Predicted 3D model of a 109-nucleotide RNA (SAM riboswitch aptamer (S box leader)) from a soil metagenome.
The prediction has a mean pLDDT of 85.
[in-house]
């Protein structure tokens, strides 16, 4: 860099000790009942790979991946709604919801 995928699934144990959820901000979570991380075990799921089958699509479990909360959520654009606010208002906030982008992860290439 191209693609294709992310609202689903899957935990114990041992070391270790203070922050961790990618990065910045705001939120909202885990966290000395040991979190985050690393090692073992385990299991999930099916990208590639192999089997089978014209094909759909099965199986399987080598190669990766992953095992809190959607990729935790939101930031950007756009629709819809609203006893909301801006004295009104087709406008502009704000909230709720939904689609996109955009960043990100994984696999293949």
């Nucleotide at each position: 860099c191209u693609c294709a995928u992310c609202c689903a699934g899957a935990g114990g144990a041992g070391c270790u000790g203070a922050g961790g959820g990618a990065u910045a901000c705001g939120g909202c979570c885990c966290g000395a009942u040991g979190a985050c991380g690393c090692u073992c075990c385990g299991g999930c799921a099916a990208c590639c790979a192999c089997c089978a089958u014209u094909g759909a699509u099965g199986g399987c479990a080598g190669g990766u991946g992953c095992c809190a909360a959607u990729u935790c959520c939101g930031u950007c654009c756009g629709a819809a709604c609203g006893u909301g606010c801006g004295c009104u208002c087709u406008c502009g906030c704000c909230g709720u919801c939904c689609g996109g982008a955009g960043a990100g992860a994984u696999g293949a290439g």